[in-house]
RNA sequence: AACCGAUAAAGGCAAACCUGUCGCGAGGCAGGGGCGCAAAGCCAGAGGUCUUAAGAGAGCAGGUAAGGUUUUAAGACGGCUCAGCUCCCGAA
Numbered sequence: 001a002a003c004c005g006a007u008a009a010a011g012g013c014a015a016a017c018c019u020g021u022c023g024c025g026a027g028g029c030a031g032g033g034g035c036g037c038a039a040a041g042c043c044a045g046a047g048g049u050c051u052u053a054a055g056a057g058a059g060c061a062g063g064u065a066a067g068g069u070u071u072u073a074a075g076a077c078g079g080c081u082c083a084g085c086u087c088c089c090g091a092a
Base pairs, nucleotide, nucleotide: 004090005089012037013036017032018031019030020029021028022027035079041085042084045082046081047080048077049076050075051074052073053072054071055070056069
């Protein structure tokens, strides 16, 4: 140095929820809060999940509506997984 991750040390981040705010929405931001995290730091590259809008096919149905499936487009999620970059410590 790399691999690795401790009942070590110094620290860090902040789930759900509440309040305010932005957004059609998923969700984001700030404060409180603390479930947890060895990258729960950054990054939307590859998957995956979710949202919105539009279209299409099939099925049910007397009809309409609603719901679901699928496709396209635009978004969200980095605390869903993998990949990339950076980083504190040094027991086994």
c-di-GMP-I riboswitch aptamer from a Planctomycetota bacterium, 92 nucleotides, folded computationally. It matches the Rfam family "c-di-GMP-I riboswitch aptamer". Rfam links the family to the GO term cyclic-di-GMP binding. It was read from a public genome assembly, where an Rfam model found it. The coordinates come from a structure-prediction model, not an experiment, and the mean pLDDT is 77.